[in-house]
Context: one part of a larger RNA
Molecule: large-subunit ribosomal RNA, domain V
Organism: uncultured Elusimicrobiales bacterium
RNA sequence: CAUGCAACAAGACGAAAAGACCCUAUGGAGCUUUACUGUAGCUUGUUAUUGGAUUACGGUUUACAUUACGUAGGAUAGCUGGGAGUCUUUGAAGCGUUCCUUGAGGGGGGCGUGGAGACAACGGUGAAAUACCAGCUUUUGUGGAUUGUGAUUCUAACCUAUUACCCGUGAAUCCGGGUUGGGGACAGUGGCAGGUGGGCAGUUUGACUGGGGCGGUCGCCUCCUAAAGAGUAACGGAGGCGUUCUAAGGUUCCUUCAGGCCGUAUAGAAAUCGGCCAUUGAGCGCAAAGGUAGAAAGGAGCUUGACUGUGAGGACGACGGUCCGAACAGGUGCGAAAGCAGGACUUAGUGAUCCGGUGGUCCCUCGUGGGAGGGCCAUCGCUCAACGGAUAAAAGCUACCCUGGGGAUAACAGGCUGAUCGGGCCCAAGAGUUCACAUCGACGGCUCGGUUUGGCACCUCGAUGUCGGCUCAUCACAUCCUCCCGCUGAAGCAGGUGGGAAGGGUUGGACUGUUCGUCCAUUAAAGUGGUACGUGAGCUGGGUUCAGUACGUCGUGAGACAGUACGGUCUCUAUCUGUUGUGUG
Repeated sequence: CAUGCAACAAGACGAAAAGACCCUAUGGAGCUUUACUGUAGCUUGUUAUUGGAUUACGGUUUACAUUACGUAGGAUAGCUGGGAGUCUUUGAAGCGUUCCUUGAGGGGGGCGUGGAGACAACGGUGAAAUACCAGCUUUUGUGGAUUGUGAUUCUAACCUAUUACCCGUGAAUCCGGGUUGGGGACAGUGGCAGGUGGGCAGUUUGACUGGGGCGGUCGCCUCCUAAAGAGUAACGGAGGCGUUCUAAGGUUCCUUCAGGCCGUAUAGAAAUCGGCCAUUGAGCGCAAAGGUAGAAAGGAGCUUGACUGUGAGGACGACGGUCCGAACAGGUGCGAAAGCAGGACUUAGUGAUCCGGUGGUCCCUCGUGGGAGGGCCAUCGCUCAACGGAUAAAAGCUACCCUGGGGAUAACAGGCUGAUCGGGCCCAAGAGUUCACAUCGACGGCUCGGUUUGGCACCUCGAUGUCGGCUCAUCACAUCCUCCCGCUGAAGCAGGUGGGAAGGGUUGGACUGUUCGUCCAUUAAAGUGGUACGUGAGCUGGGUUCAGUACGUCGUGAGACAGUACGGUCUCUAUCUGUUGUGUG
C1' cells in the first nucleotide's frame, strides 16, 4: 500500500417524511361575535276558512223635521228663482195646558177649548220684502243603509273529551259515524307584511413593509435629494391642499413699498404727521418655489369677457386624460383711440364608469292621439380619502387545523459587517505628601480579535433537530497553577505590574431544567475562549415548542399571553469516507 474479519459512529450538509415553525395565496376548513347578507323558529298585524245578536262611540250616505236675529223696519229677512194668491168646518183667530229650543225679545210642536177667520200683495223700512212653491247652503234632532273600533253574548263552521253512551251482524282501551258534554267565530291552518333571530347558512375581513405583527402611510401641490435639458428611488429630509373672492374678476387712469436717521402734544420700541436716505430687503387671500417696482403691489371711475359657437398649431402622458393657444362668427364691457378682456402673478383646492334626479330639445320607441320610456344638450347626487374607484351592502379566532408554494421571507447554525462587546497601542490633563508614566489614568486618537447584543437576508423551508446535563474529546493563548525573568511607592514574608512559557494539571457537594449565579468544604490552581453557542444515525429529555387541563390578566366572544402550573411516543440491521483492533498478501 492492497484486501478480509470484528468494532465505533466523526463526515457523506447520512436515510425517512414536496417543514407542522415563519411568510405568502384576492387557497381551504372549523369556531366566534353588537362584521355583512340571508334564513328556520318565535312574535305582531292583516286577510281567507268566518257566521248571528245586543250595546257604546265614530265615519260616509239618505229621508223627514228643524235652525238662520248687525242697523232701519210692525219684527228672528239664510241665498236664488217662480209667484198673485195661499191656508181654513179634514176646524181660522183667540184662550188654557204641556214639550223642545233660544240671541231670554221670541220661535216651533202636541193636547183641550173655541167656532170663522188668518196671511200675502199694497204701503213703509232696507243692500235685499215677506203668503205659497222649487232648488241650494248651514245648525240640530230622529229614522234607515253601510262601514270601523271596543265590550258582552249566541251556535251552526272549526277545535275538543272519547277511560260518557250507541252503531259499524265488531273480538279490539284502535279507527270511522252518530249522540252527549266542553270550548267557539277565538283557536288552529294557508296567504301577505313588520319585528326578532350566530339556532343555522353563505361570505368578507386591503396593500406597502429591510420577515410578519404593532406603529405609520396610501390622492394632489412646493422645495431639496436629482449628478447645470426632461425624467428619476427609499418607512430619505422639510412643508402645505381637499379652498377662497361679485371683487381679491374686466378695463381705463393714477400711485410706490419694507426699513433707517432726524424732527414732532398726550404718544411709550411700536398709533398719526413732516424731511432726507432707501433697486426691492415690502406686498402679491393661504405652503413653498419661481416671478414681479417700466407691476403681478396700492387707489379711484365705469362695469360683467367669471361670454355663446368653433379652433390653425403645439406640450406632457402607456392609456384614461391634462395643459397652452393665435385666429373666425355672434353679441358685450372699458377706453378719445391704438387696443385689452373666453376669471384671479403662476404652480394644489380633487373623483372615471354605472345608476338616478332636475331643466331644455328639432330626435327615437311603444300602430295613431293622449300618456309613458329613452336619446341628445345643460346640470346635480360619492372623505368611492385604500383617492384608476372589485359590491348598494362585510369583523375576528385557530395550539384542532389542512393544501399549494417560498430559503423571493423570519426563528437555529454558518457567512459578510463589527455599531455594541473584548484586547492592545499613542497622547498625557490629573491622582499618587513631592514626582505624569511603582500603580491608576480624564478628554481624545490609532488598531487587533470575531466568544456578546445586533445589522444584512447570501447557501439550506421536496427538513442543516433546538437549551442544559452525561460521555468522549481536540485546538488557541489574551496563562488560573506549576517554571524562568524585569520594574516596584520590592527590608523579609506576602503582594502589585510587566516579559517569556501551552509540558502537565485545573476538586467534591447544597439549590435551580438551568448555562450562569449564590453558598458549603477543599486545593498549587479550581483559567478564558474556539470547535454547527464541539458532541441526540452516542445517551438523556428536566427546560423550550403540538394536541388535554387549571390560575392570573386581556378580550363581548372564539381565544390569547418571552405569564404561571400539572401531563405529554426521541425511528434507523452502517453502503462509502474516517478511526480502532486483529489477520492475509